[in-house]
RNA sequence: AUGAAAACAACUCCUAAUAUCAUCUACGGUAGUGGGGGACCCAAUGGUAGGGGUGAAUCUUUAAUUUAAGAAGGGCGGCUUGGAAGCCCUAACCCGUCAGCUAACCUCAUAGGAGUCACCAAGCGUAUGA
Numbered sequence: 001a002u003g004a005a006a007a008c009a010a011c012u013c014c015u016a017a018u019a020u021c022a023u024c025u026a027c028g029g030u031a032g033u034g035g036g037g038g039a040c041c042c043a044a045u046g047g048u049a050g051g052g053g054u055g056a057a058u059c060u061u062u063a064a065u066u067u068a069a070g071a072a073g074g075g076c077g078g079c080u081u082g083g084a085a086g087c088c089c090u091a092a093c094c095c096g097u098c099a100g101c102u103a104a105c106c107u108c109a110u111a112g113g114a115g116u117c118a119c120c121a122a123g124c125g126u127a128u129g130a
Base pairs, nucleotide, nucleotide: 011115012114013113014112018031019030020029021028032110033109034108035107036106037105042100050098051095052094053093054092058071059070060069061068073089074088075087076086079123080122081121082120083119
């Protein structure tokens, strides 16, 4: 001087999944965010071929053990919003015969995984100079 890899930190992304106070013998509390159950009224005619919930994650055709295509749906596109090129996902799990909406009320969750120069317009903000 050049190149590569790893680790840490910062930053960023999917997601409700963050912050803070404690605890270490006691494993929780608070706030924020998200979900479920649950009246009148309204709605509904369903019920074993069950039915339902979280989630974007369903449907159609094809294949026929295994695959592929399309539509609908969802995410990224790097300060914010809108747009563009382009890229990607379309899973998994749970309740247990039972649940429409639903005030009061009751109750649960706050995990896991990933990545690296990123264009245009308007706006916000920061720095420098006059």
Predicted 3D model of a 130-nucleotide RNA (c-di-AMP riboswitch aptamer (ydaO/yuaA leader)) from Anaerocolumna aminovalerica. NCBI's taxonomy places the organism under Bacteria, Bacillati, Bacillota, Lachnospiraceae, Anaerocolumna. The prediction has a mean pLDDT of 75. Rfam family: c-di-AMP riboswitch aptamer (ydaO/yuaA leader). Rfam's curators write: This family represents a conserved RNA structure found upstream of the ydaO and yuaA genes in Bacillus subtilis and related genes in other bacteria. The model forms 96% of the base pairs in the Rfam consensus.